[in-house]
RNA sequence: GGUUCGGUAGCUCAGCAGGGAGAGCGGCGGGCUCAUAACCCGCAGGUCCCAGGAUCGAAACCUGGCCGAACCA
Repeated sequence: GGUUCGGUAGCUCAGCAGGGAGAGCGGCGGGCUCAUAACCCGCAGGUCCCAGGAUCGAAACCUGGCCGAACCA
């Protein structure tokens, strides 16, 4: 340098034949308990890597860029 894959909540990730942004863990509050853990209930937390484009509508499609991984050179 080229090809492919990935970038979504604090962390690990799902969501990709365009229309609801989500799960688990973690955090906070409550319940249970003599108490802690476990368990149960609730809550908060997001410019979906960035900038454009197409579309009535984009996390998703197109283009460029940035970062990471694997392979090739």
Transfer RNA from a Betaproteobacteria bacterium, 73 nucleotides, folded computationally.
Taxonomically the source falls in Betaproteobacteria (Bacteria, Pseudomonadati, Pseudomonadota).
Its mean pLDDT, the model's own confidence on a scale to 100, is 84.
Rfam family: tRNA.